[in-house]
Context: one part of a larger RNA
RNA sequence: UGACGGGGACCCGCACAAGCGGUGGAGCAUGUGGUUUAAUUCGAAGCAACGCGAAGAACCUUACCCGGUCUUGACAUCCCUCUGACAGCAUAUGUAAUGUAUGUUCCCUUCGGGGCGGGAAUCGAGGUGCUGCAUGGUUGUCGUCAGCUCGUGCCGUGAGGUGUCGGCUUAAGUGCCAUAACGAGCGCAACCCUUGUUGACAGUUGCCAUCAGGUCAGGCUGGGGACUCUGUCGAGACUGCCACCGUAAGGUGUGAGGAAGGGGGGGAUGACGUCAAAUCAGCACGGCCCUUAUGUCCGGGGCGACACACGUGUUACAAUGGUGACUACAGAGGGCAGCUACCCCGCGAGGGGAUGCAAAUCCCGAAAGGUCAUCCCAGUUCGGAUCGGAGUCUGCAACCCGACUCCGUGAAGUUGGAUUCGCUAGUAAUCGCGCAUCAGCCAUGGCGCGGUGAAUAAGUUCCCGGGCCUUGCACA
Numbered sequence: 001u002g003a004c005g006g007g008g009a010c011c012c013g014c015a016c017a018a019g020c021g022g023u024g025g026a027g028c029a030u031g032u033g034g035u036u037u038a039a040u041u042c043g044a045a046g047c048a049a050c051g052c053g054a055a056g057a058a059c060c061u062u063a064c065c066c067g068g069u070c071u072u073g074a075c076a077u078c079c080c081u082c083u084g085a086c087a088g089c090a091u092a093u094g095u096a097a098u099g100u101a102u103g104u105u106c107c108c109u110u111c112g113g114g115g116c117g118g119g120a121a122u123c124g125a126g127g128u129g130c131u132g133c134a135u136g137g138u139u140g141u142c143g144u145c146a147g148c149u150c151g152u153g154c155c156g157u158g159a160g161g162u163g164u165c166g167g168c169u170u171a172a173g174u175g176c177c178a179u180a181a182c183g184a185g186c187g188c189a190a191c192c193c194u195u196g197u198u199g200a201c202a203g204u205u206g207c208c209a210u211c212a213g214g215u216c217a218g219g220c221u222g223g224g225g226a227c228u229c230u231g232u233c234g235a236g237a238c239u240g241c242c243a244c245c246g247u248a249a250g251g252u253g254u255g256a257g258g259a260a261g262g263g264g265g266g267g268a269u270g271a272c273g274u275c276a277a278a279u280c281a282g283c284a285c286g287g288c289c290c291u292u293a294u295g296u297c298c299g300g301g302g303c304g305a306c307a308c309a310c311g312u313g314u315u316a317c318a319a320u321g322g323u324g325a326c327u328a329c330a331g332a333g334g335g336c337a338g339c340u341a342c343c344c345c346g347c348g349a350g351g352g353g354a355u356g357c358a359a360a361u362c363c364c365g366a367a368a369g370g371u372c373a374u375c376c377c378a379g380u381u382c383g384g385a386u387c388g389g390a391g392u393c394u395g396c397a398a399c400c401c402g403a404c405u406c407c408g409u410g411a412a413g414u415u416g417g418a419u420u421c422g423c424u425a426g427u428a429a430u431c432g433c434g435c436a437u438c439a440g441c442c443a444u445g446g447c448g449c450g451g452u453g454a455a456u457a458a459g460u461u462c463c464c465g466g467g468c469c470u471u472g473c474a475c476a
Base pairs, nucleotide, nucleotide: 001476002475004472005471007470008469010467011466012465013464015460016459019423020422021421022420026315027314028313029312030311031310032309033308034306035305042053043052064301065300066299067298068297070295081119082118083117084116087105088104089103090102091101092100106115107114108113126290127289129288130287131286135284136283137279138278139277140275142273147186148185149184150183151182152181153162154161155160166177167176168175192267193266194265195264197235198234199233200232201231202230203229207224208223211222212221213220238261241255242253243252244251245250304442317416321375322374323373324372325371326370327369333364334363335362338357339356342353343352344351345350382413387408388407389406390405391404392403393402429452430451431450432449433448434447435446
């Protein structure tokens, strides 16, 4: 100087408390450990690994295993030489890849040659092989915590200190005052995006108040820019005004005005550093290793196993509910090998036609909610696992190992021990919708979007984490 303390003082955070909903019990989904296996590829490991890399494992992917091939190679560059069908297409053979046999056919040209292909040789390719403790880059975490430093000066033999401490204040090393310090930098804040109010301008594909036409109905048509909306540029919030407290900074208020009030809400933004944290399997890269194999191609299998254990989810255990019929209201997105209105067929998944739309124009489109009826507390008209049968679709192909539909079957489960997690407002809870990946999909995941919409706290004794000052010293 730090680190640490079951030392002290002060302060903060869904940290506790006050509440609401979960986890831990059941079924299923998914990840992991373990075990098994020819292989169950590899990585991730307290918080900060475990619905994580993976925003898509039937083949491919694929890195693993078994079997079958190739050896200048699936891919790149250079040089030398020969060649013009050895490559493509068709047929036969072969599970496939690679072969083999027969038939047939090169392209461009500035005429030098080049492309493509084959043979031989060289320099060399290739490696998801090892080392993240050799590295770059990127990322997590403490933590959006308020800290981390520098120049000059001053103090100290020096390590170093001071500044950065103290008082008040703040979300903040944010400010004010004081001061051997005076200044400055990286952080904080602001500048950026979005949302909430409004003005001007602009009106098509959006809108429709007024006028006219028209329809069973409908901005449907003429027209209009008022309104909604879409977009560009502005305005607006600053403790500015008032009252009180305070030297000031600032604080308080059921104050005024205002759409919004004291950081308006949300996002992006992550200082010096810590964890030899993570990643050599995204990529790059040093070293080491393989080179008829640790490279490469193909078929099949595996990554999907299952006495068990854990994490994360989902569906429930019902009446604030289930079922049936009727009936409303979104936002954000996506669409041409696509989204598909409408019609017909099918109980349905879907199929057959057909039309619009490269889309503010056309299409994909809510559920909870509301109204009526029913069930009457049961392992049930709850719950839907599992299993049997019949199908649909994607795809070369659904046996291992897809999703969905219909009929039947109808398991556990009656609110879950110790424990543990999230959340302070349009939040929790609850309800559906969209997107990426993608032929299809094991998505209950991820990322977004809107609908309905609470309770509780205004406290800091305690638990956890953090900041600052001080004190002690087993530690460096």
This is a predicted structure of a 476-nucleotide part of an RNA (small-subunit ribosomal RNA, 3' major domain) from an uncultured bacterium. Its mean pLDDT, the model's own confidence on a scale to 100, is 80. It matches the Rfam family "Bacterial small subunit ribosomal RNA". Gene Ontology terms of the family: structural constituent of ribosome and ribosome.